Overview:
TPP riboswitch aptamer (THI element) from Thermobispora bispora, 117 nucleotides, folded computationally. The prediction has a mean pLDDT of 75. Taxonomically the source falls in Thermobispora (Bacteria, Bacillati, Streptosporangiales, Streptosporangiaceae). Its Rfam family is "TPP riboswitch aptamer (THI element)". Rfam's curators write: Vitamin B(1) in its active form thiamin pyrophosphate (TPP) is an essential coenzyme that is synthesised by coupling of pyrimidine and thiazole moieties in bacteria. The previously detected thiamin-regulatory element, thi box was extended, resulting in a new, highly conserved RNA secondary structure, the THI element, which is widely distributed in eubacteria and also occurs in some archaea. Analysis of operon structures identified a large number of new candidate thiamin-regulated genes, mostly transporters, in various prokaryotic organisms. The literature on the family includes a 2002 paper in J Biol Chem by Rodionov et al., "Comparative genomics of thiamin biosynthesis in procaryotes. New genes and regulatory mechanisms".
RNA sequence: CGAUCGAACCGCGGGAGCUCGGGCCUGACCGGGCUGAGAGGGCGGCUGACACGGCGCCGCCGACCGCCUGAACCUGUCCGGGUAAUACCGGCGUAGGGAGUGUGCGAUGACGUCUGG
Numbered sequence: 001c002g003a004u005c006g007a008a009c010c011g012c013g014g015g016a017g018c019u020c021g022g023g024c025c026u027g028a029c030c031g032g033g034c035u036g037a038g039a040g041g042g043c044g045g046c047u048g049a050c051a052c053g054g055c056g057c058c059g060c061c062g063a064c065c066g067c068c069u070g071a072a073c074c075u076g077u078c079c080g081g082g083u084a085a086u087a088c089c090g091g092c093g094u095a096g097g098g099a100g101u102g103u104g105c106g107a108u109g110a111c112g113u114c115u116g117g
Stems, first nucleotide, its partner, number of pairs: 001112002003108004008103002010100001011067004017034006023055003041061006073097003076092001078091004
């Protein structure tokens, strides 16, 4: 000097499901249960069908997780189990994708290289 490890900072990526009750549909709600790190906390904007239906979408900020040794996350009519139902549980990278070989700092001497005595 590198390497390895660590937290921090900056940057980037990402998801928000299932279900019960109430309420509303002159619009975007309220409360409970399950799993989970997280199941939308704050602000703003957009949109119109018709009840055997709908209560959504977008942007910014916040929380949380992940950043290639990548199962964070999307996809797979993926595999096994289970449920009233859901990635609910466990798996698959010899499946397609997927975001930093960032910055300085600290630690180690188990590792590599170089220099001097």